Glycine riboswitch aptamer from Streptomyces albus, 112 nucleotides, folded computationally. The sequence is in RNAcentral, with records from Rfam and Ribocentre. Its mean pLDDT, the model's own confidence on a scale to 100, is 75. RNAcentral records the identical sequence in 2 taxa.

[in-house]
RNA sequence: CGAACCCGCGCGGGAGAGUCCCCGGUGCGCAGCAGGUCAUGCCGCACACCAGGGCGCCGAAGGAGCAAGAUCCUCCCUUGAAUCUCUCAGGCCCCGUCACCGUGCGGGCGAG
Repeated sequence: CGAACCCGCGCGGGAGAGUCCCCGGUGCGCAGCAGGUCAUGCCGCACACCAGGGCGCCGAAGGAGCAAGAUCCUCCCUUGAAUCUCUCAGGCCCCGUCACCGUGCGGGCGAG
């Protein structure tokens, strides 16, 4: 000087599945009632957000399972990957993000 590998950060690419139902709260709007009017109170409806529950669904955070192979004289045991399988966790309008891929910078280890 420095390959490969690993870590962090940035950038680009990057899938699937509910705008379901119920209940509660908050906000806004509208209608009605009480109030002579206003203020205010009560009640109903619609919308938005938040929280909980139910049903349905998805797989690409994480987690779990295993084929060949390895181990072994042989079997058992053990080991054994994924975007496969499960769906515990997570998620289910769009956007965005996570697996993964590419790339830049910084760091670690360090063949040579």

Overview
The model forms 90% of the base pairs in the Rfam consensus.